[in-house]
A computed fold for a 347-nucleotide part of an RNA from a marine sediment metagenome, annotated as small-subunit ribosomal RNA, central domain.
Context: one part of a larger RNA
Parts: sequence; C1' cells; structure tokens
RNA sequence: UUGGGUUUAAAGGGUGCGUAGGCUGUUUGAUAAGUCAGUGGUGAAAUACUACGGCUCAACCGUAGAGGUGCCAUUGAAACUGUCAGACUUGAGAAUAGAUGAGGCAGGCGGAAUUUAUGGUGUAGCGGUGAAAUGCUUAGAUAUCGUCAAGAACACCGAUAGCGAAGGCAGCUUACUAAGGAGUAACUGACGCUGAGGCACGAAAGCGUGGGGAGCGAACAGGAUUAGAUACCCUGGUAGUCCACGCCGUAAACGAUGAUCACUAGCUGUUGGCGAUAGACCGAUCAGUGGCUAAGCGAAAGCGAUAAGUGAUCCACCUGGGGAGUACGUCGGCAACGAUGAAACUC
Repeated sequence: UUGGGUUUAAAGGGUGCGUAGGCUGUUUGAUAAGUCAGUGGUGAAAUACUACGGCUCAACCGUAGAGGUGCCAUUGAAACUGUCAGACUUGAGAAUAGAUGAGGCAGGCGGAAUUUAUGGUGUAGCGGUGAAAUGCUUAGAUAUCGUCAAGAACACCGAUAGCGAAGGCAGCUUACUAAGGAGUAACUGACGCUGAGGCACGAAAGCGUGGGGAGCGAACAGGAUUAGAUACCCUGGUAGUCCACGCCGUAAACGAUGAUCACUAGCUGUUGGCGAUAGACCGAUCAGUGGCUAAGCGAAAGCGAUAAGUGAUCCACCUGGGGAGUACGUCGGCAACGAUGAAACUC
C1' cells in the first nucleotide's frame, strides 16, 4: 500500500458552522477532454519466452518468431463521466398565520428551609456515634415564639415526559431572541451532501482581576477507630462552590454507536401537530421519543425502520502487549497543563 475493520476485542473527531477537495436529481441538444474501437509509427540490441539448429549432452551459442503495461499521430463511436446551452420539479429553500417546549439572554418578583443577629418564655443540659470523645452551654445553650439580615438552591407538579448541535437546560413573571415539525397555496429551480485545514461553542475542576460568602466543603486542626490509620465515622474549617469580565479546552464530553440519503415484516405505549364539523371519539397521515419482536446481521451479549439489516457518498480513526499518551522538537497557555507524538529495549 492492498485487503479487513471501528457498541463491548485496537479503532467515531466533544459538538457545530464552513473553505479547498470529493460526490451529486429528471430530461433534451451540442461537444468529444476522460472512455471505447480501428489503423500507422515508436517501444534499440542483449536478457527473458516459444520453435528449430550447432558444439557427443548440458551450460553456452546461432537463427527465426511471438510478446511488450505504455507513448505519439490519425480515423471513427457517443451509452456513461466531464464541458456548454435549454427545460423540469420530486431533492433543497420559502413570505405570512397558528401551535408546542426546563432552548438562549437580560430584568423584576416569590415562598419554604438554613445560618446569623436581637427580644421574650424557660432550665440543665445539647450535640454526635456502632459505642464514645473532641465541640457548644449557668456570661443561660438546646427547645420554643416574635422581629431583622444574608447568601444559595428552587420541594410538590416531575414522567421510559419536553427542549437544545453538543456541553447542557427546571420557582413565577416581563421584554428580546434562535431553532425544530406539520398543513395550505403562489414562488425559486439542483441553489444539494460531506467536509482536510480554519473558525466558533464546549460539564466539572483549575487560573487572573474585582465583588460575594448562608449551607456544603478539598487542604488543614482536633476527637475516635486501629497493630498503625497521613482513611472510612465525628466536631470544626480555608480555598472553592455564587456573581461580573477574561483565560483554560479537557471528561466513562457515552447511545462507549460520525454525518447525509434510499430501501426492508409486525405489535404496543407516549409527546406535539394535521385531517372532517365546535367538542369527544377515531386515523390512511407528519415529526419526535420508549418497549417487544420477524427477516437479516452478530464471536456472543445483543441490534432489529431511532439498525449493529441492505446499499450509496464524504470525513475521522485502528493495525500485538508493555515502554507511552512518555521523551525530544514544534505550536498554544499567566500557570496548571493541552495539542501533535516517536524510538531503543522487552515479552
């Protein structure tokens, strides 16, 4: 490299947008670059192959023939690919209206709980555990009632539910805003798919500057446990968790399953549409989201119209274990680190 693969054995990029590139619907005409056919030239000799011959055979040698991926020229063909011109509507798009949803962003508001402060009642314990102790408490705790404040999170509804490209998104409300599906009717007329580089987004932790700090809580301290206990349990508790702006760019970033299109037998839920007549019922129908199976696939587990089935296009990735996601170099980062990414050696 070919071939073969990528749910779990090595292997799908964290996700999107998109450049180059690759691929690309139906139809008519032209063209003849690719493609196909014919002819001519060239493709040196030697070697190699075939046949015959010469050395007694062979090696070796001689003669003849065939072949020679290919290249050039020329004459044709026109199905397919390309190019040019025209047409089409099924792919793609699409004003407006309606409906749905924790989609996003900014502001406002709310109650429960917790902690603190303060005042009242009240008296000796509280707290914690397997059992205890550290701790708090006669300077009046815990408990209980009233009031004030603060920060963070939003019980029930709540769901195999919904939305979002992914990360993710949940109290109520207002404004702004993005996206998905369907129906109807004009319209555009292939405008499409994928996407190396690139750009953007990207949980948690972490970093910078400034705020905030109730609860929780790495580190740390103490008490226990234990042979020890740098832990599990308990009492405290700093960073952090929260907000604004800026970095970081990683996760079992998982459906461990790339994107798009077409086709393939059923049953049963659910969400939002749509359809006739207002509702209910219903369903041939559209989009999503679950369960169980047929065929088929699979090493099996299982998957099974949301495929891991049958095909097509494009991208990414894999090639024994360790060494190693390490070293070196380069690029990025304030740093922490991230990206790219070997070899010796060894089994």